[in-house]
Formats: sequence, structure tokens, C1' cells
RNA sequence: GGCUGGGUAGCUCAGUUGGUGAGAGCGUCGGACUCAUAACCCGAAGGCCGUGGGUUCGAACCCCACCCCAGCCA
Repeated sequence: GGCUGGGUAGCUCAGUUGGUGAGAGCGUCGGACUCAUAACCCGAAGGCCGUGGGUUCGAACCCCACCCCAGCCA
């Protein structure tokens, strides 16, 4: 340099005819339980869906460019 896959919560990742709500586990905080702690249980906070454009009535999802990560080829 070329090709392929990926970037969604603090971490690991889901999210398919594009369709009014953006999610899970762990972690954090609070509550309940306990003599107390942990575990279990309940709840909450936490998101410009990599960046910028485009298509569309409507985009995390489709198209283009760029940035970053991994693999393959040279």
C1' cells in the first nucleotide's frame, strides 16, 4: 500500500424487511436482607451509536470520505 472484519454505557458485547421507546451482563451508587460483611433480591445513574457528509417521510442499520483497532496478502 491492497483486501476483509470491527468502532454502540466505565469494561465485555447484543441490536435484520430502515419504523414512534437505544439494550444485556459485569462494574459504580442507593435500598432491602444480616449482629455485621459477602452472595442473592430490588432500584437508579451512566450513551453526540468513531468523525463529517449523502440517500430517505424516517438511519445505530444503506452509500461516500476520513480517523482508529485486528487479521490476511504484498
Molecule: transfer RNA
Organism: Actinomycetota bacterium